[in-house]
Context: one part of a larger RNA
Order: sequence, then structure tokens, then C1' cells
RNA sequence: ACCGGCGAGUUAUUGUAUUAUGCAAGGUUAAGUGGAAAACACGGAGCCGUAGCGAAAGCGAGUCUUAAUAGGGCGACUUAGUAUGAUGCAAUAGACCCGAAACCAAGUGAUCUAGCCAUGAGCAGGUUGAAGGUGAGGUAAUACUCACUGAAGGACCGAACUGGUGUACCCGGAAACGUGCUCAGAUGACUUGUGGCUAGCGGAGAAAUUCCAAACGAACUUGGAUAUAGCUGGUUCUCCCCGAAAUAGGUUUAGGCCUAGCGUUAUGAUUAAGCUUGCUGGAGGUAGAGCACUGAAUGGAUGAGGGCGGCAUCUCGCUGUACCAAUUUCAAUUAAACUCCGAAUGCCAGUGUAGUAUUCAUAGCAGUCAGUUUAUGGGUGAUAACGUCCAUAUGCGAGAGGAAAAUAAUCCAGAUCACCAGUUAAGGUCCCAAAAUUUAUGCUAAGUGGGAAAGGAUGUGGAGUUGUCAAAACAGCUAGGAGGUUGGCUUAGAAGCAGCCAUCCUUUAAAGAGUGCGUAAUAGCUCACUAGUCGAGUGGCACUGCGCCGAAAAUGUACCGGGGCUAAGCAUAAUACCGAAACUGUGAAUUCUUUUGAAUGGUAGGGGAGCGUUCCAAGUACACUGAAGGUAGACUGUGAAGACUGCUGGAGUGCUUGGAAGUGAGAAUGCCGGU
Repeated sequence: ACCGGCGAGUUAUUGUAUUAUGCAAGGUUAAGUGGAAAACACGGAGCCGUAGCGAAAGCGAGUCUUAAUAGGGCGACUUAGUAUGAUGCAAUAGACCCGAAACCAAGUGAUCUAGCCAUGAGCAGGUUGAAGGUGAGGUAAUACUCACUGAAGGACCGAACUGGUGUACCCGGAAACGUGCUCAGAUGACUUGUGGCUAGCGGAGAAAUUCCAAACGAACUUGGAUAUAGCUGGUUCUCCCCGAAAUAGGUUUAGGCCUAGCGUUAUGAUUAAGCUUGCUGGAGGUAGAGCACUGAAUGGAUGAGGGCGGCAUCUCGCUGUACCAAUUUCAAUUAAACUCCGAAUGCCAGUGUAGUAUUCAUAGCAGUCAGUUUAUGGGUGAUAACGUCCAUAUGCGAGAGGAAAAUAAUCCAGAUCACCAGUUAAGGUCCCAAAAUUUAUGCUAAGUGGGAAAGGAUGUGGAGUUGUCAAAACAGCUAGGAGGUUGGCUUAGAAGCAGCCAUCCUUUAAAGAGUGCGUAAUAGCUCACUAGUCGAGUGGCACUGCGCCGAAAAUGUACCGGGGCUAAGCAUAAUACCGAAACUGUGAAUUCUUUUGAAUGGUAGGGGAGCGUUCCAAGUACACUGAAGGUAGACUGUGAAGACUGCUGGAGUGCUUGGAAGUGAGAAUGCCGGU
């Protein structure tokens, strides 16, 4: 891992609702007795109901409060209960099942290990050579020196022994801590045998939360005990009807719960209340708008008051001001917490126009309290987020099918079942791949299409506006582009061209007191302007369609799903076709409904109807001429399931109607067995 078996809402008591049956103003027995009996008979204690009110005495259709006959509260005036069974739910019990870490009690452990006690044992060999001693030297005597002796040491080297430094191997190992090489101690605070002592709210500890029998921040065993688990996981046959919520308030509450909201089932209700819609009437201060209030805020005028300056100065003052500035006024703005105004929607009510079938009450049973996308109105954030918090709507959740390559929340569309029938939606029609290489008119040249901004650009199409032009434009080419004058000033110089001021006149077809380059200043080149040549358009401005640049990323083309496309791209029209579980057709089932007809997606959840398993009772059948079980098969039923036939098997087993349950497995890191 697979297969097989086992594996989870039970039982008792009580309550409550529904339901069945009996009796009914009553209903009913319990223990117990008789009895073969759980039958039947007896047993009326007790319980519930027929009357309530009051704390109670108590009174009683009333009673309590009270001084009260007032007022008020609870009642009566309105009668159905009760016993037993079944089912739903609840309470109390382990209470659907499995699951803690823990807590407590009583015991068992120091054969491992820690420390201690008693009694024993062990430490090859080698080295060093303390104190002391002896002799000699030496001294006044010591001291001191030398030689020998001596044998000390938590001394040295190194086996046994004890340990465990580094490294390799080992890692389902030879081993639940080892092996090889290497390494430390090795007469000591050494190592070790045997016997004993210390016990869990404890012991021991050269101290590490270390050890106390291979898991110790509190051992193990048994018991309390099915501890508790607002937590996780699991919870077994079928079909049919309806079908939620992820919100409010409260909560030592926030992943739990209670009540309400939303679901379901039953019963009932009315003058059809409900919903949509037409009409009528309302409340209101949002969007917008506005500045009349409250604030914000810009410019002008006015200019009290203040600053600064001048005059005056004993004081009173006078006056100026490119300063600040109240008030008033003009113009132009602005606001969620401004409003002189003010919608659309939505909301309330009336009416009853039109349509639809809901709505409400009581009772039983729930689930839900983590939501989420998109669109719209907002807060927050950065007018960020698949962000977060509200509101309105839709979908997903609980919704399959088609489209978007794939893709809960987007678009289309709501799946009762069957069909080798038809029509469409969104979206598509060159091939992959069903259907147009369809029609018409344009655009695009960028593979734009098939990713992006500010910004940039004689890309190109459309439609404007405004110049200029056969009295010859625009562009090119040829020629001219002069004189007063080097204008005046400034300056070392300033001559069109450093700078300042002025910017005239003349000759002209035309030519600026000069557009740019240039010089130290001149010079030189050029432009404006003009003529000629040429012979038809040529400039400016704003709008708009489609394109261009701007454009760098990490596995591999990789920003059309692919191939590929110049349309098979884009825009505007048109006609066909394809395309879904939509709609239609035919057949079938179920529910509701008066005919007709309508309905039948579904998680949590509510309700209904069934299938199968084991056993029991009654009835009725089968079986050695072959039961159950096994196996194979093209049969039947909407399904759970049920037949039939062959082979196998070798002794029991069905069916009908009822009853009772150890009653249905694929999941629980389920349990046991097998492979």
C1' cells in the first nucleotide's frame, strides 16, 4: 500500500410537541396478592384534570392590596382532559465515536545510575631521585661543600585497567551510542567485586535541569476514569419536496454562545392583507448648485489704527509714505462637520388601474454569527493593493452547461429523465476546430493588430480656417543687395553686427543706420529685400482617424491558445451559417392544481416515502431428483435492490403480514488479520 473483518445519536428516567388508541368531567393505577404466565383478575394508596387569588392564616367566581365598597394586579365570564404506545427535541446521566498535556490517591522500584556505609581486590616495565642518614672536607662551634646511601611524590614515560580528544566508517548499524586509527589518566579527589542505605509534595548531585531500570522541569504501576477538551478528525442504504446564513444586540466576548433576522414542517386566519405597477398626497436636505449665514481664500478701491521719515518740540500737533492693515465696498473663488436653493431614486400613506401569489399568527425542528468577486455611492490608504471598513445590486458560496486557451465571483444561460430531431444566446466562421478564405466602402505597413506614460517627430488619411499665386507664387539657379555714413555716444578701437540712444534722408527694380558667421578694428561671406530664369500650386494655424519613437530581466520562443495572416488586422454597414443541459419538438416520471396547465439545480438544514441485513410471532412454501454460500451471464425496477439459468457447493432456506434491533463504511496519521 491493497484486500477482508470490526468500527460512531444508544439506553434509562422525566418533561414537552405531534400522532395512534381507550375512556371522558373525568382518566389512571403503583408496590403488592392470586395465577404456569409479561395473560387475566384483584389492589384507589397516589398522580393529573374539573377554580382561582394570596407570602400565609384564609376566603372563594372571586381574591389580593387597603381605612376603603376607590383604584389597580391576577382570575372567572369562553370547560377537555387523562392513561398507554410511537416519533421529534430537551434535561439528567460517559450520552454520537476516537484523541490530550495534566490533577489526585494507594503502591512498586537505587540488579541501570548518583552519593554514602561495610568488607575485599587490582595497578607490567622503565625514569626521576625530596627529606633524612653515613663518610670525607670545612668551622672556635654552627653554617656550608662533595661523595655515597635513601627512598618521597594528587612526580615523569608507558601496558593491564579506567576514560572518550580528533577523525574515518556505521546511520532499516554487527551495536536503540558501536568499530578502526589517534588520544587522556594510569599510587590516586584512582579503579573495581560483593553486601547494604537514601524514594517521587521525594532522593542523590565536584551543579549539567544531571541521574533515580534504553523518553525525568518531577519515575513507574494500578485506581478516581469513559477526567475534561467552547479544539481537530471521523460518523456507514435509496429516492422525492422545500431550502438558508456568514447580519443586529449582548457576552472575561471576539474561530464559543444567547435572543432576534433568514429556512423548514404542521395547524389556522381574514373584508387578499403581501409584491410589482398606474394615479394622488406626504415627510426629507443627498447629487447638483450657490455665497444669503458660518468659515476658508485672491486682486482692486477705501483707508480707522499702527510702523517709518520730515517739520515742530514745553505741550497740543502738522505733514509725507512703493510699509502693515481693521471696517466698508467691487470683482472672481471655495466647504463632510456652510446653505438663500435643490433634484432623480428610495421611503410612508391613500386609491384600486393592470398583473402576480404571496402575507400574517401560533406551535415543533433547525442551521447560520470566518464570507467573497464584480458594478456603483463613500470613509481610510497614496482618488495604491486580489488592501481595509460601510451602503445598494448581482453572482459565487449552495450552480452544472456554452464563451473568455487553461481560469469560484466576468459574459450568455438556471441542468426532472431519455432522443443519432429542430431554433437560437454570448461568442465565433483560413487550419488545428463546428461554421463565410462572404459582400460593400474606407483606414493601417507598424506583424500595429498581439502590453504602457509624460514627451518627441515634414508617417499617413479626413474635414476646417487663414495667407500667397498666370499682374507668375513656393523651392532651386543667375545677378544685384547701394549713397549720406566709420549715424551719435561710449571706447585703446566700436566702421550694420561689445554696449547705450536714435533709427532719418537719398539713388532706386530693390537694398535694415542691418539676420547670422567673421575681424584687434577694418576687410570678407551671408540674410532681409529686388530683377531674371522656370511655369502651378505653395505656406501658416487649430481639430480629428490609424500608425512611429519613447520600450532593458532573469529555465525556453513566451505580451495572438498555436500554425500562420497584409487580412485571417481596424472602422462602418449587410446577408448567411456555426454555436449551450437556453427555447422548441416527441416520449416518460413525480408533485401541485377545478378542466387546462404549471413546476421538479442545490451545501448547512427541515419534511416525506421506501430498499436491504439479523432475530421473533403467526401463516405459507422450498430442499440430497441438491438448501445456504461461491461464480458467470446480453433479465426486471426511478433507486436502494430483486429474479432466472448454468457450473460449483453439500444441508438447510425462503415468501406474506406484523414486531424488535449490536441494522447498511471509503475515509477517523481508525483497530485486528492476511498478502